[in-house]
């Protein structure tokens, strides 16, 4: 010394579900259930998460338990996929590597 660890800058990735109601709205979970224009949809808040990656999809309109229902709980399951570069100070030499 690379490296850790930590800030910062710039970028990306995500989801939005149950219950009541005619509507307005309210009621549970959750970090997030949101707003404009809307025909798919788009664009923006907020919130999470970005390879050490269970954010989030797929499998799955899945299995069992449980609840009015989602939620929860255990499985499927560390299974297949999944969005990262850049700068910079104080500090560590535990880990790995170069070098002397």
């Nucleotide at each position: 010394c690379g490296c850790c660890c930590c800030a910062c800058c710039u970028c990306g990735g995500g989801g939005u579900g149950c219950c009541c109601g005619g509507c307005a709205g309210g009621g549970c979970u959750g970090a997030g259930a949101u707003g404009c224009a809307c025909g798919a949809u788009g664009c923006g808040a907020a919130c999470c998460c970005g390879u050490u990656g269970a954010a989030c999809c797929u499998g799955a309109c899945c299995c069992g338990g449980u609840u009015a229902a989602c939620a929860c709980c255990g499985g499927c399951g560390g299974a297949g996929g999944g969005a990262a570069g850049g700068u910079g100070a104080c500090g560590g030499c535990a880990c790995c590597g170069c070098a002397c």